This is a predicted structure of a 107-nucleotide RNA (SAM-I/IV (S-adenosyl methionine) riboswitch aptamer) from Insolitispirillum peregrinum. The model forms 88% of the base pairs in the Rfam consensus. The sequence is in RNAcentral, with records from Rfam and Ribocentre. It matches the Rfam family "SAM-I/IV (S-adenosyl methionine) riboswitch aptamer". For this family Rfam cites "The aptamer core of SAM-IV riboswitches mimics the ligand-binding site of SAM-I riboswitches" (Weinberg et al., RNA, 2008). Rfam links the family to the GO terms regulation of gene expression and S-adenosylmethionine metabolic process.
RNA sequence: GCCCCGCAUCAAGAGUUGGGGCGACGCCCAACGCCAACCUGCCAUAUCCGGGCAAGGUGGCUCCCUGCACGGGGGAUGUGGCCGAACCGGCAAUCAGACGGAUCAAG
Numbered sequence: 001g002c003c004c005c006g007c008a009u010c011a012a013g014a015g016u017u018g019g020g021g022c023g024a025c026g027c028c029c030a031a032c033g034c035c036a037a038c039c040u041g042c043c044a045u046a047u048c049c050g051g052g053c054a055a056g057g058u059g060g061c062u063c064c065c066u067g068c069a070c071g072g073g074g075g076a077u078g079u080g081g082c083c084g085a086a087c088c089g090g091c092a093a094u095c096a097g098a099c100g101g102a103u104c105a106a107g
Base pairs, nucleotide, nucleotide: 006079007078008077009076010075015032016031017030018029019028020027033061034060035059038057039056040055041053042052043051046103047102048101049100050099063074064073065072066071081091082090083089104107
């Protein structure tokens, strides 16, 4: 890096500009913006749960078909990132602020 499997989510939310491409729509690229909270991080000494933040990594900002009514199928996305001789090891995650509960081996 690829493939397979598992789990979770998917008709809610959120876009403009410029370029490419097409008969057109879809599609691709860049910039800035936004949505969301899947992973990492943070919420004042350990772990877990709930809740929160939105910095790091993704994703998204125009899903399809079917049944007949919110089910099924297809498809999509996530399941942290980077450096490195990739083994050993190492790095970052704004300002501010620093929630509630539980647990014990009491950091």